A computed fold for an 84-nucleotide RNA, annotated as Glycine riboswitch aptamer.

Formats: sequence, structure tokens, C1' cells
RNA sequence: GUAAACUCUGGAGAAUCUCUUUUAAAGGGUGCCGAAGGUGCAAGGAUUUUUUCCGAAUCUCUCAGGCAAAAGGACAGAGAACGA
Repeated sequence: GUAAACUCUGGAGAAUCUCUUUUAAAGGGUGCCGAAGGUGCAAGGAUUUUUUCCGAAUCUCUCAGGCAAAAGGACAGAGAACGA
């Protein structure tokens, strides 16, 4: 110094709603959240008859996911590893 991966640490938001059942879990309804993943695109670029394609995000959509805890978690720091 290093893209991804590996280990450790930190890590936000949104329902003490309602119904079935009911110990809990689970499922349905309504409302809500953005920070896994996914959708959309600005500048710019390519192509071209019209046009079409490529193209970033913590922005956007809310498909997926989530709204006790746990888990997950973008991202950040450190370690390890590698290179000099």
C1' cells in the first nucleotide's frame, strides 16, 4: 500500500396496532421503515434513419427483506494474509 474474500469490534430506521388461534410460536389485515439483495437514472460514452445501449450513490422504488430480543445488516475500525 491492497478489489474481493477471511477473523474480531462497532453498527441505524420503522407497530407495545388489529384479527384468527392462543402458553408461545405461526398466519391474515392495516400502517410504517431502508443499511442485505434487487429496480430506476445524472454527467459522460457508444451507436444511429427513428432510436437504442452502457452508465454512481447512504438518491429512488419498496419486489424481496424488516418494524421485542436474537439473527441479519450497508458502512466504519482493527487484525490476518499478500506486495513493496
Its Rfam family is "Glycine riboswitch aptamer". Gene Ontology term of the family: glycine biosynthetic process. Model confidence (mean pLDDT): 75 of 100.